[in-house]
RNA sequence: CGCGUCAGUUCGGGAGAAUCCAGCUGUCCGUCAAGGAUGAUCUGGUGCCGAAGGAGCAACCGCCCCGGUAAACUCUCAGGCCCAAGGACCGUUCUGAUAAC
Repeated sequence: CGCGUCAGUUCGGGAGAAUCCAGCUGUCCGUCAAGGAUGAUCUGGUGCCGAAGGAGCAACCGCCCCGGUAAACUCUCAGGCCCAAGGACCGUUCUGAUAAC
């Protein structure tokens, strides 16, 4: 220095699941009453999703009481269920670190 690996970073792709129900509130229609329509946030409830994060386990290994150790598997604490945002992962740009070769 290069390859590789790790962390961050640029750009692109990137799934799933109720625009559910009720209430408060604003606006509109209305005989300004009842009632209906619609929007944003909040509160409560039910159902659902797994690909931020988190947690759990096998084989295997060990000093074998016990412990170490995986996931896209499982659990859903968190998060999410119009759009947006986010998004594991894949490719890619740049920066830094760096075992073996």
A computed fold for a 101-nucleotide RNA from a Rhodobacterales bacterium, annotated as Glycine riboswitch aptamer. It was read from a public genome assembly, where an Rfam model found it. The coordinates come from a structure-prediction model, not an experiment, and the mean pLDDT is 78.